A computed fold for a 70-nucleotide RNA from Polarella glacialis, annotated as transfer RNA. The sequence is in RNAcentral, with records from Rfam. Lineage of the source: Eukaryota > Sar > Dinophyceae > Suessiales > Polarella. Rfam family: tRNA. Rfam's curators write: Transfer RNA (tRNA) molecules are approximately 80 nucleotides in length. Its family is annotated with triplet codon-amino acid adaptor activity in the Gene Ontology. The coordinates come from a structure-prediction model, not an experiment, and the mean pLDDT is 81.
RNA sequence: GCUAUGGCCUAAUGGAUAAGGCGUCGGACUUCUAAUCCGAAGAUUGUGGGCUCGAGUCCCACAGGGAGCA
Repeated sequence: GCUAUGGCCUAAUGGAUAAGGCGUCGGACUUCUAAUCCGAAGAUUGUGGGCUCGAGUCCCACAGGGAGCA
C1' cells in the first nucleotide's frame, strides 16, 4: 500500500427501505425430470471507536486474507 457487502459472485456519489445474478425453499407448467415462469426466505456491510444532521463509503486502532520489496 491492496482487499473485505446474504451460501457464492458482484453493485451502491456521505442522503429515501443496502440493489442485482447464481444458488436454496415453495408454487405453476410437465407422465417424470430438466428448462421456463411466479413467489419467498436469507445482510449487525470483519471487530471496536471517531467525524458528521446523516457512514457500506471518510478517519483511527485491532484482527483476517492475498501480492510485492528488503